[in-house]
RNA sequence: CAGGAUGAACGCUGGCGGCAGGCUUAACACAUGCAAGUCGAACGCCCCGCAAGGGGAGUGGCAGACGGGUGAGUAACGCGUGGGAAUCUACCUAGUUCUACGGAACAACUGAGGGAAACUUCAGCUAAUACCGUAUACGCCCUAAGGGGGGAAGAUUUAUCGGAAUUAGAUGAGCCCGCGUAAGAUUAGCUAGUUGGUGGGGUAAUGGCCUACCAAGGCGACGAUCUUUAGCUGGUCUGAGAGGAUGAUCAGCCACACUGGGACUGAGACACGGCCCAGACUCCUACGGGAGGCAGCAGUGGGGAAUUUUGCGCAAUGGGCGAAAGCCUGACGCAGCAACGCCGCGUGAAGGAUGAAAUCCCUCGGGAUGUAAACUUCGCAAGAACAGGAAGAAUAAGUGGGGGACAAUACCCCCCAUGAUGACGGUACUGUUUGUAAGCUCCGGCUAACUCCGUGCCAGCAGCCGCGGUAAGACGGAGGAGGCAAGCGUUAUCCGGAAUUAUUGGGCGUAAAGCGUCCGCAGGUGGCCUAUCAAGUCUGCUGUUAAAGCCCAGGGCUCAACCCUGGAUCAGCAGUGGAAACUGAAAAACUAGAGUGCAGUAGGGGUAGAGGGAAUUCCCAGUGUAGCGGUGAAAUGCGUAGAGAUUGGGAAGAACACCGGUGGCGAAAGCGCUCUGCUGGACUGCAACUGACACUGAGGGACGAAAGCUAGGGGAGCGAAUGGGAUUAGAUACCCCAGUAGUCCUAGCCGUAAACGAUGGAUACUAGGCGUUACGCGUAUCGACCCGCGUAGUGCCGGAGCCAACGCGUUAAGUAUCCCGCCUGGGGAGUACGCACGCAAGUGUGAAACUCAAAGGAAUUGACGGGGGCCCGCACAAGCGGUGGAGUAUGUGGUUUAAUUCGAUGCAACGCGAAGAACCUUACCAGGGUUUGACAUGUCGCGAAUCACGGGGAAACUCGUGAGUGCCUUAGAGAGCGCGAACACAGGUGGUGCAUGGCUGUCGUCAGCUCGUGUCGUGAGAUGUUGGGUUAAGUCCCGCAACGAGCGCAACCCUCGUACUUAGUUGCCAUCAUUAAGUUGGGAACUCUAAGAAGACUGCCGGUGACAAACCGGAGGAAGGUGGGGAUGACGUCAAGUCAGCAUGCCCCUUACAUCCUGGGCUACACACGUACUACAAUGCUGUGGACAGAGGGCAGCAAGCUAGCGAUAGCAAGCAAAUCUCACAAACCACGGCUCAGUUCAGAUCGCAGGCUGCAACUCGCCUGCGUGAAGGUGGAAUCGCUAGUAAUUGCAGGUCAGCAUACUGCAGUGAAUUCGUUCCCGGGCCUUGUACACACCGCCCGUCACACCAUGGAAGCUGGUAGUGCCCGAAGUCGUUACUCUAACCAUUCGUGGGAGAGGAUGCCGAAGGCAGGACUGGUGACUGGGGUGAAG
Repeated sequence: CAGGAUGAACGCUGGCGGCAGGCUUAACACAUGCAAGUCGAACGCCCCGCAAGGGGAGUGGCAGACGGGUGAGUAACGCGUGGGAAUCUACCUAGUUCUACGGAACAACUGAGGGAAACUUCAGCUAAUACCGUAUACGCCCUAAGGGGGGAAGAUUUAUCGGAAUUAGAUGAGCCCGCGUAAGAUUAGCUAGUUGGUGGGGUAAUGGCCUACCAAGGCGACGAUCUUUAGCUGGUCUGAGAGGAUGAUCAGCCACACUGGGACUGAGACACGGCCCAGACUCCUACGGGAGGCAGCAGUGGGGAAUUUUGCGCAAUGGGCGAAAGCCUGACGCAGCAACGCCGCGUGAAGGAUGAAAUCCCUCGGGAUGUAAACUUCGCAAGAACAGGAAGAAUAAGUGGGGGACAAUACCCCCCAUGAUGACGGUACUGUUUGUAAGCUCCGGCUAACUCCGUGCCAGCAGCCGCGGUAAGACGGAGGAGGCAAGCGUUAUCCGGAAUUAUUGGGCGUAAAGCGUCCGCAGGUGGCCUAUCAAGUCUGCUGUUAAAGCCCAGGGCUCAACCCUGGAUCAGCAGUGGAAACUGAAAAACUAGAGUGCAGUAGGGGUAGAGGGAAUUCCCAGUGUAGCGGUGAAAUGCGUAGAGAUUGGGAAGAACACCGGUGGCGAAAGCGCUCUGCUGGACUGCAACUGACACUGAGGGACGAAAGCUAGGGGAGCGAAUGGGAUUAGAUACCCCAGUAGUCCUAGCCGUAAACGAUGGAUACUAGGCGUUACGCGUAUCGACCCGCGUAGUGCCGGAGCCAACGCGUUAAGUAUCCCGCCUGGGGAGUACGCACGCAAGUGUGAAACUCAAAGGAAUUGACGGGGGCCCGCACAAGCGGUGGAGUAUGUGGUUUAAUUCGAUGCAACGCGAAGAACCUUACCAGGGUUUGACAUGUCGCGAAUCACGGGGAAACUCGUGAGUGCCUUAGAGAGCGCGAACACAGGUGGUGCAUGGCUGUCGUCAGCUCGUGUCGUGAGAUGUUGGGUUAAGUCCCGCAACGAGCGCAACCCUCGUACUUAGUUGCCAUCAUUAAGUUGGGAACUCUAAGAAGACUGCCGGUGACAAACCGGAGGAAGGUGGGGAUGACGUCAAGUCAGCAUGCCCCUUACAUCCUGGGCUACACACGUACUACAAUGCUGUGGACAGAGGGCAGCAAGCUAGCGAUAGCAAGCAAAUCUCACAAACCACGGCUCAGUUCAGAUCGCAGGCUGCAACUCGCCUGCGUGAAGGUGGAAUCGCUAGUAAUUGCAGGUCAGCAUACUGCAGUGAAUUCGUUCCCGGGCCUUGUACACACCGCCCGUCACACCAUGGAAGCUGGUAGUGCCCGAAGUCGUUACUCUAACCAUUCGUGGGAGAGGAUGCCGAAGGCAGGACUGGUGACUGGGGUGAAG
C1' cells in the first nucleotide's frame, strides 16, 4: 500500500426514478411568524339575534410533568443486567358504601383613582362542581387497644353523567442492593456528618436525609483521594473469530432548558414556550420604571472544510380537552433544496472492410484508434415537454334495518345497507406526438494498463521506494491502453492486513529485552490416600435478556434498495433440581518433596587476635671513587658537602614468591604466608524423628568491586592532579625524572560497573565419550595403588532436538509446568520536569515536542589494514652510467595575441596525435568572393570536350575575343565532359568519447579467471581453485566430496646460435691456369645465400626428496634445464583515450558553424616543467696516415668517373628497377706529431659578412658552406631515472616522413664492463589467513567544536489567565422555626361588648446562591537572557 466503512468535505463532471439521511464546529447570539389548549352538559355577567342559537372576557375543571429539542454537565446506582422492600399513582378497569344539612366570600361587573407602559389601588354587588362548617362512617387512619380522628358537588332532557371514602388491578414513578462500565501512581494516603448508635424531626417511603448527644470509626495497592477525558445502552463499522473502533438517524434510560439558587401549585415538576431572587447580555422608556430567553419548526447573523424552505395540511396516525359536534396540534403526514448515501434504469441493438478520412507511431515496408464511424435494417424502449384519460390509498359519526344483553320499545354491544371528508396532486399509471443524455481517474514497482514530443536537478511529481542534471514508459501535452461509471478521484477518520501489545497468538546468549546478588510479608502455584460438603465445574427445568436491527423462511412494491409476517440465535444474569471425576473447603492418615538427628569429609567461606621471612625505601657507621640513573636516542634528576656499588646495624609501611592447577570455597561482590579463638554454609553415609512444613516472590529488607565523600590515624612502594625533561607542526598525550590526593587501618556514607555465562529461580524428563575435585561402596591387597560402581561439584568434545545464523547441547539456548523481572523502530534520552534518597558527587523513577526511513543481528563475497605467514619483480641492496646546474633543440603550462586551431594531463599527458606547419597542409585570425554550392545522385535545357588570347583584380573571381566540331548508333537517340535552371538535397575538423562501434593505453606476460555435474548450506555462497611439496607459471606430483572441462601459462610461429642435405648467380676461391683486380676460365670443397630436415627431452649418471613431482652436481654436447630475442596480452578494472583517422545515434548551422582565395597565425616570450643533444676536457682535443661492418634505400631516383670551386655545390656523364650499378670514405680503433691544466689548440652558443641548394615564393619562418666573432659551462642542491651480458656504457651507419628541412623516431652493426651478501626496509604484484562500522570499496567511512539559517523544546527575575477547594465577611429569594407587633368573613363560645381556636402580614433565627477578602494547590500563555537538541549548500 491493495479491502471495507462514513451524518462527510474538496476538485472535475452530471440524464432519470424509488428509499433513507442532512450544524459532527459556537450548550454562540437571535429579528419575525407559528409550536398548548379545551370545556357553556360546573358558574354568574356582557354582546348579537324575534327565537333557536352563536360570540366574549372572567370564576371553575382537566391538560400545560406528554409530545418536540440538545448532550453542556456527569466516571455516578448515571447507564446496562439481575434482584429487593419501606412507598405513591390523576385519567382507566372491577368491586363495596355514600352523595345529608348549612354558611361566608371573591373575580367578572359598577363607581372612583395612580401610571408613559407593564400593570395596579380603593369602595360596592354577585354565582358555582370555587371556599368553609356540622352530621353520618361498611371499608380507612392513629392508639398505651381504653379510645380518638376523618368525606362529598352538583348538572340535567330523569335517565345518565359527575363527586366522596375505600379495596383490588393495570399503568407510571420514587428508593435500595450484587455484578459490569475510560486513562493517568511523575496523583498514596483520603475522610468530621465523616462511620456507627440512641432520641427527635422530615418524606409518599428506607436512610446522617436533617438535628442533639454518645462512641471513634469508615475507605485504600483487588488502586481510595486527586487530575484529565466522556452522556450510557440496544446497536453501528470492521474482523475468520477473539477482538478493535464507535454511540448520527430509529428505540430505551439519564441529564439540561441564558448562568446560578429557590420553592409554589399539583397525582406527578423543584417545571424548555410557569413563578421568585441574583448575575451577564439584549430591547422598550415620558428616566420614575418595565420586558425577554429558538438545545421546539422554519429562518438570521456568527463560527466553520461543511449541513436545507421564514412551504402545504390536520386527509391519515398519535396526543390534549369535550357527552358530542368539534377545536388545538411546526408531533406527524407531505412537498421543496443539495448525486450526501443505498438501490434500479438509460445514453441504443444487429449487420457493416475500401480496413475511408483524420490523428498517432514507424525499421517508411507498414502498424494503431477500428466494426469504431459513415451506411443499411430494427426499436423507440427509459426520461422530459405537450395534449387526452384519470384510479387506488377510507374506515367513521349519524340514519334505517336485524340480532344479543336487560324489567325495558332507553342506553350499550354485534351484523347489513346508506353515508360527508384528500394536504400530497391533476401526482402515480395508461395512450398519442416530438425527441435529449458520459465522464472521471490511472498506465516505473507494489498494481491492471506504453509510446512520441516538450522540458533539462528547471518546471514539477511523490502513499512507500523514488523520478527529473539533453534520448524521462515516473514531470507537462498528445495518441493509445487499463479501471470504474452518473459518477470518478483526492483529503480526513475507523477497523483490517499488523502474530506490529501476541487470551486465541510474540519474545528476552549476540537483533529491544534477566533486577548486581540473596532473604522474605502479601499474592500466585503446589506431593500421595480416604470419606464428607458442593464454592468453581458439568447438566435438566423455569424466569428474563423491550421493540427495531443482524440471520433464516415466506410475502408486497414490474426487480432491487425499502417494507410486512413468522421463526431462530450463541451467550449473560437470577432461581430451582441433580452429578461428584478434577480444582476448592474443612476432617483424618502417609512419606518419595522439605526439614531435623547421628557418623564422617574437603575447603584462599566470614570475623577477631598473635606471629613470620624475602623484597623495597629511609637512617647510622665502615670500605671505596667518579660517575650513577634513564632512553629508540637523550635530557631533566642524584653525585667530590663522597653518590652509585658493597658490608654491618636499625626503622617503617604495604603485599604475601614457589606450592598454584579451565583446582577449592562463597548468594553475588569476592577470598591465597603461618597459628589460635568464635562462626555460617555445602557434600557423603545411615534412615531414628517431624509429616507438605514446599517453589516463586510485587512492595520491603540485607549485602554489594573500584572510584568518590566525612572524621581520626597511617604513609614504604606505587601514583590521578601538578612541576620539569624529551618527542612533535603543536603534544594540555604516549617515553623519562620527581610527586600531592589516594591506595592501608578504624567508624560512617555512597549503591553504581562489559556487577558478563551479556543466559532469573525451582522441579521433572531426554544418547554418549574423555578429564578433574570431595565422599562412599565393591573387587583386590598385609596395606596404599590399579580396576569397577554411586552421589555432589567443576571442565572439554559431541548425537537427537533447538536456533536467523553463530552456536547451545543432562551445568540446554532441548522437552514441559509454576512464579517473578523486562522488551515493543532509530535519534531526541537514560535527557527535561516532578518526586524520593544522598554531606556532595550523584543515584532511582522517567517523558514529550521535533526528526529520520531506517537503526540493528548473524553470516557471505570482495576491497582495505602504519595485521600475520609464504613468494616474486632492476623493487631495494651491490654496481655502472645519467637527469636535476650550463647552452641549444623540442614538447607542455602560463602569459600575450586579431589568431597564437584542436586534442592528450599522476604512473598510463608533455621529441605525445605530428613518419617532418614557408604557400599547401590548416581545422585558427583579418579581408575579399560564391550560394543546389569545392564534392555525390536524380530531372530539364544548351553546348562537343578542350585550347589560346585580352581587360580589371592581391588572388579567388569576373568581363570579353577566338580556335575547335570528337566516340557510338537501330539515325529517334545514347555515353562522357562543360555551362545554365528549379527542387529533392549536398556540406560541417560544429556539440556530446558521460549515447556508441572500432581501435588503443594500463594493471600485466601478472598467474590468474570461470563453467558443467555432484556434495554442503534456509540463503548469499562454499567445495573444486584450500592443504603438503615443487615451479618462471592454477607448472607438475601427492592428499582430499569431489570428478571433469574451458579461457589464460607452456608448446606450436618468426629470428639468432651448431652440423648436415639440396642448389651454385649477381655471391665464394682450397686446388689448376690467368689478371692490376675472383678480372677471366674452371671448381662446388670453404664462406655465403635460401629451402629442407636434424638437434635439447631433465634423455643418462650420482645425491636429496616420500619410492612422486622436482631440485643440486656431473658427463656428453655448438647449445642444458624456458638456450637468447620477438610476435602472442585470460575474466575484467580505470564512464581511461579517441566524434580531429574512420564509422555512427541524437542535437545544432544552412547567402553559413558550408565553400573559394590572398595575407597572417600555429614559430609570440617576463617565466615554470618534461624529454633530448652538445659540453665542461689529457681514458682528452687536434693534424697526418692506416684497418675492420651490418642492415637498408634508389627511375620525378641513387649516381661512379671527369672538370670547376677552400667548401656547400655546379657542369658533363657510364652504370643500375639492382647479392651485378650506386648511396658508401663507417666511426670509435691503431701508428706518429702537437697541445700540458688554462675558460685553454676545451666548449661551441650568439652575432657579422660572403656564398650554395630546394622550391611560384626562404621577410615573418628552411637547410648547408666558408671566413670572422667566441657566451654560459671547471661534473651539477634537495630529489630522481635506466640497466643483470653481448646487457650497461660508448662509436658511428642506414631508413621512413620528405620539393627542402632530424639533436626526434625506427632499425643496424663495432668496442665492450662492474655488481647481485641478501629480502630487514621503500614501491608494485600473487596465494593463504585475520579484523572491519568500508562496498563510489582507505582518495573509504566518520566524530566533535566553531560560524550562518530555520524549527521545536527545558530553565528564568517576573507579567498575565483559568480551574477546584479551604477559612472568614456580607447575605437575595425561599422552606422551616420563633414571635410579646399588626390585621382577620366562615367554626366554637358569648354577657353580643367580645373571647377562643386558626390564618395572613410584619419582624426575627438557622441554612443559603451570587459577591468580597486571605493564603495556599493544580494547570495554561508570555518573558530580557540562557541551556542543550534537531535539520540544512560544495563553510
Molecule: small-subunit ribosomal RNA
Organism: uncultured cyanobacterium